This is a predicted complex of two RNAs, RNase P RNA and transfer RNA, with 450 nucleotides together.
[in-house]
RNA sequence: CCGGGCGUGCAGGCGGCCGCCGCCCUGAUUUUUGAAGGGGGGGAGGAAAGUCCGAGCUCCGCAGGGCAGGGUGCUGGGUAACUCCCAGAGGGUUAUACUCAAUAGAGUGUAACUCAUGGAAAGUGCAACAGAAAGUAGACCGCUCUGCCAUGUGCAGAGUAAGGGUGAAACGGUGAGGUAAGAGCUCACCAGCAGUCCGGGCGACCGGGCUGGCUAGGCAAACCCCACCCGGAGCAAGACCAAAUAGGGGAGCGAUUGAGGGUUGCCCGCCCGAUGCUCCCGGGUAGGUCGCUUGAGGCGGGAGGAAACUCUCGUCCUAGAUGAAUGGUCGCCAUCCCGAAUGGGAAACAGAACUCGGCUUACUCGUUCGGCGCG
RNA sequence: GGGCGCUUAGCUCAGCGGGAGAGCACUGCCUUCACACGGCAGGGGUCGCUGGUUCAAUCCCAGCAGCGCCCACCA
Numbered sequence: 001c002c003g004g005g006c007g008u009g010c011a012g013g014c015g016g017c018c019g020c021c022g023c024c025c026u027g028a029u030u031u032u033u034g035a036a037g038g039g040g041g042g043g044a045g046g047a048a049a050g051u052c053c054g055a056g057c058u059c060c061g062c063a064g065g066g067c068a069g070g071g072u073g074c075u076g077g078g079u080a081a082c083u084c085c086c087a088g089a090g091g092g093u094u095a096u097a098c099u100c101a102a103u104a105g106a107g108u109g110u111a112a113c114u115c116a117u118g119g120a121a122a123g124u125g126c127a128a129c130a131g132a133a134a135g136u137a138g139a140c141c142g143c144u145c146u147g148c149c150a151u152g153u154g155c156a157g158a159g160u161a162a163g164g165g166u167g168a169a170a171c172g173g174u175g176a177g178g179u180a181a182g183a184g185c186u187c188a189c190c191a192g193c194a195g196u197c198c199g200g201g202c203g204a205c206c207g208g209g210c211u212g213g214c215u216a217g218g219c220a221a222a223c224c225c226c227a228c229c230c231g232g233a234g235c236a237a238g239a240c241c242a243a244a245u246a247g248g249g250g251a252g253c254g255a256u257u258g259a260g261g262g263u264u265g266c267c268c269g270c271c272c273g274a275u276g277c278u279c280c281c282g283g284g285u286a287g288g289u290c291g292c293u294u295g296a297g298g299c300g301g302g303a304g305g306a307a308a309c310u311c312u313c314g315u316c317c318u319a320g321a322u323g324a325a326u327g328g329u330c331g332c333c334a335u336c337c338c339g340a341a342u343g344g345g346a347a348a349c350a351g352a353a354c355u356c357g358g359c360u361u362a363c364u365c366g367u368u369c370g371g372c373g374c375g
Numbered sequence: 376g377g378g379c380g381c382u383u384a385g386c387u388c389a390g391c392g393g394g395a396g397a398g399c400a401c402u403g404c405c406u407u408c409a410c411a412c413g414g415c416a417g418g419g420g421u422c423g424c425u426g427g428u429u430c431a432a433u434c435c436c437a438g439c440a441g442c443g444c445c446c447a448c449c450a
Stems, first nucleotide, its partner, number of pairs: 001371007009363001012333007020043002023040004045349001049360002052358005057234004064268004069230005074088005089117001090115011118225002123223002125219002140164002142160007149152001172190006191215001193212008238290004248281006260272003283449003297316008335346004376446007385399004393430001401417005423439005
């Protein structure tokens, strides 16, 4: 200096002056409305961001059934809930130590980081190029046998997956027997698989014994299968008040044998439904109040727990704007950089819009690990 | 504020796991007195960026960036 992990966060302090947006008191002796002015107090964040998940809240003739669709996916716990968090299990990458081998490599342990991690012996599908052969595989070279010509680097047939070569991947490894040559063809050991039993653990799983057949390959962020979950829309939800206009024109559908609607698609069921419904062309208003900020809330102490987190006690009230406030300037001090000095400059990412819990991304600082460079 | 979609050559788009393509545009040659048209040949790509899954990614998944569309009320 660069990169990863973990944690942190009101990004200067004090004072003067000038402003901006809400709230409270006063003004305010009166039926109502309550002005100017005065005083007091408050005024962005850890991410307010991306809108990626999960909820609260609100509405939709309560959400029924089937198909489709979407999401999640090791285990245990936490939580209102989650694709989140904590702890663990099993892998993966890198580094390092030891052992075997002594060229390659293999195994075990430790450390750091990391994993969308159900199922590939339910089925279907895919695997370019290279290579002989790419999935109940396969004979190019090689090896062996037989036949023929008749002795060559020959031809033909058969056997063979031990060796070579190709590839990301070639149907266990080593040794011995066996054979024409070979081959789990047979055997021993090792690795791995399936079934079963025992021990440990709540569990994922781990350790061990026996039996079996000798080997079962990869991809599910391919279709799919299995288990569980999902009604939809979103504060421009929604409720009330006020104002204004042309209650307009055209096309289509339909009236109980039902057009259309009931906020994801299709079907069924149920409900609504007739001066009705859909689309297009036009007309008017661009106002106010509520929702709106006290909430799974913050801070501190205690208790439980390994942790996430939970319980309890005390304390605090801390923005609610709507063409959208939260600022500007001056002085002194503090930090860093440049400069000999007077002095000059810098001070991140970024800004609420119904509200919370997370994730991700951006930035600052600290710590730790790894790499590179210089001394 | 909320809900969606797109990004591939200079432009408009196709492609949707194995070799990056089409039309127009561009360049050179032929044709013509010259130009256009026509014919032949050719060049041009970080598939927006960064990670992950996979033997292999334009394509599948996640994050980021940029661009675009829709959503007020009344009769």
Description: It holds a member of the Rfam family "Bacterial RNase P class A". It is annotated as a ribozyme.